[in-house]
RNA sequence: UGCUCAUCAAGAGGGACUGAGGGAACGGCCCGUCGACGUCCCGGCAACCGCCACGAUCCUCCGCCCACCAGGGCGUCCGCACCUGCGGACCACCUGCGACAGCGGUUCGUGGAAACGGUGCUACAUCCGGCCCGGUGCGAGAGACGCCCGGGGAAGAUGAGAA
Numbered sequence: 001u002g003c004u005c006a007u008c009a010a011g012a013g014g015g016a017c018u019g020a021g022g023g024a025a026c027g028g029c030c031c032g033u034c035g036a037c038g039u040c041c042c043g044g045c046a047a048c049c050g051c052c053a054c055g056a057u058c059c060u061c062c063g064c065c066c067a068c069c070a071g072g073g074c075g076u077c078c079g080c081a082c083c084u085g086c087g088g089a090c091c092a093c094c095u096g097c098g099a100c101a102g103c104g105g106u107u108c109g110u111g112g113a114a115a116c117g118g119u120g121c122u123a124c125a126u127c128c129g130g131c132c133c134g135g136u137g138c139g140a141g142a143g144a145c146g147c148c149c150g151g152g153g154a155a156g157a158u159g160a161g162a163a
Base pairs, nucleotide, nucleotide: 003161004160005159006158007157008156013042014041015040016039017038021031022030023029026129027128028127043122044121045120048118049117051112052111053110054109055108056107061105062104063103064102069096070095071094072093073091075090076089077088078087079086080085126155131152132151133150134149135148137147138146139145
């Protein structure tokens, strides 16, 4: 820098420094020499990740365990042969494969804490709008147009993830 997912109407300010622009761009509307924006310090808010509890998933995926099966091995027993063999059965041993179930991880959901970790936020709905759709709303209002209301999109911000 681009991609994916989630959220974006709630919430939370003081001080110091600085000094003219700022609210991303454009239009509007606001904030700002009664000092905005920014930087630093100290607070605060929230709960995205991390953390804790419970539940689900376990057919995506990974690990553990393991039956059967296969091979090996000590021994025991049986049969045959008979001397130092062959065959069979058993086995709380080893190896391989590793089903079903279970457990753990992963993933998802619900709830919790905020003392601790990674962020974030702390004027205005992401301040509002643009593009598309809808309206038994308003404009003398059927259409076109404008306004209003609702939904979606675009763009943006923040977090998480993968590259």